[in-house]
Molecule: transfer RNA
Organism: Handroanthus impetiginosus
RNA sequence: ACUAAUAUAGUUUAAUGGUAGAACUUGGGACUUCCACUCUCAUAAUCUCGGUUCAAAUCCGAGUAUUAGUA
Numbered sequence: 001a002c003u004a005a006u007a008u009a010g011u012u013u014a015a016u017g018g019u020a021g022a023a024c025u026u027g028g029g030a031c032u033u034c035c036a037c038u039c040u041c042a043u044a045a046u047c048u049c050g051g052u053u054c055a056a057a058u059c060c061g062a063g064u065a066u067u068a069g070u071a
Stems, first nucleotide, its partner, number of pairs: 001070007010024004018054001026042005047063005
């Protein structure tokens, strides 16, 4: 330099173009003499900018970052 892949919550990971879900974490509550375990409630996310579409995490383009490969 070129090519390909990936980017979703603090972390990990789902989601046939049609309500963004779960686990762990964090906070509150219940239980307990206290702690722990367990149960329950809540908080929190689609890399950025455009395009297509009635509707985009999903499809298309450009960019950014990371990874891999070729030279």